[in-house]
SAM riboswitch aptamer (S box leader) from an Actinomycetota bacterium, 111 nucleotides, folded computationally. Its Rfam family is "SAM riboswitch aptamer (S box leader)". Its family is annotated with regulation of gene expression in the Gene Ontology. The organism belongs to Actinomycetota, within Bacteria.

RNA sequence: GGUUCAUCCAGAGCGGUCGAGGGGCCGGGCCCAGCGACGCCGCGACAACCAGCCACUUCGGUGGCCAGGUGCCAAAGCCCGGGCGGAUCGAAAGAUCCGCGUCGAUGAAGG
Numbered sequence: 001g002g003u004u005c006a007u008c009c010a011g012a013g014c015g016g017u018c019g020a021g022g023g024g025c026c027g028g029g030c031c032c033a034g035c036g037a038c039g040c041c042g043c044g045a046c047a048a049c050c051a052g053c054c055a056c057u058u059c060g061g062u063g064g065c066c067a068g069g070u071g072c073c074a075a076a077g078c079c080c081g082g083g084c085g086g087a088u089c090g091a092a093a094g095a096u097c098c099g100c101g102u103c104g105a106u107g108a109a110g111g
Stems, first nucleotide, its partner, number of pairs: 003109006013043005021032003025082005044073001046071001048070003052065005077103001083100007
């Protein structure tokens, strides 16, 4: 980097360092940010997946405990659109909602 599957509306801050942007891509918004954001480090928390343990099971899984391996710790993956289909309102333009998809992130497996 790529393949498969799963999840992404809940949850979780202090300190140090850095010094100007950041919120995955593009557009429009709206937020965070020299009262120091973002990034990185330390400690801590959280609990999505894996591991371990317990119970149940229609044997497909379900619930719980734990916090070892990853992860994660602003706002729904911040909102809307950038694709398809449908519903409602509307004369229409359009608005709202639902489902699927694409993309992204994380985990596990296998190569």